[in-house]
């Protein structure tokens, strides 16, 4: 000097997953900060009438969160299932909306025989996972500020 990896601060993304007050503890020269308990706000999810919808029986029951549905092909293999490939409904990417372009996701989990919608009412959640010199791009519109 160059490159790679990791970490910290700050700034951002996804998601409902954030903010505030009070008490206790920790750290600290100070400010700032961290942990924890309680409460409040906000956001999110579930249950739950009339009406409406559904309306028998059997069966491989049925249902919820989420963008994450639905095919086709191949391999393995004990009905069935697993793995992989290529697509796809749908979803994300630095104010916001539309558009162009590019890059990605298209999973997983839960309830437990039970739940349509649903006023009042009741119950619960506020986690986790990532990026960081860049395609964080171009155009139009809107809002705000000067």
């Nucleotide at each position: 000097a160059c490159g790679a990896a990791c970490g910290a601060c700050g700034c951002g993304c996804u998601c409902a997953a954030u903010c505030g007050u009070c008490g206790g503890g920790c750290a600290c020269u100070c400010u700032c900060g961290c942990c924890u308990g309680a409460c409040g706000a906000a956001c999110c999810g579930g249950g739950g009438a009339c009406c409406c919808a559904u309306u028998c029986a059997c069966g491989u029951g049925g249902g919820g969160c989420g963008a994450a549905u639905c095919a086709c092909c191949g391999c393995a293999c004990u009905c069935g299932u697993g793995c992989g490939g290529c697509g796809u409904a749908g979803g994300g990417c630095a104010c916001c909306u539309c558009u162009u372009a590019g890059c990605c996701c298209g999973a997983g989990c839960c309830c437990g025989u039970c739940a349509g919608c649903u006023c009042a009412c009741c119950c619960g959640g506020u986690c986790g996972g990532c990026g960081u010199c860049g395609a964080g791009a171009g155009g139009a519109g809107c809002c705000u500020u000067g």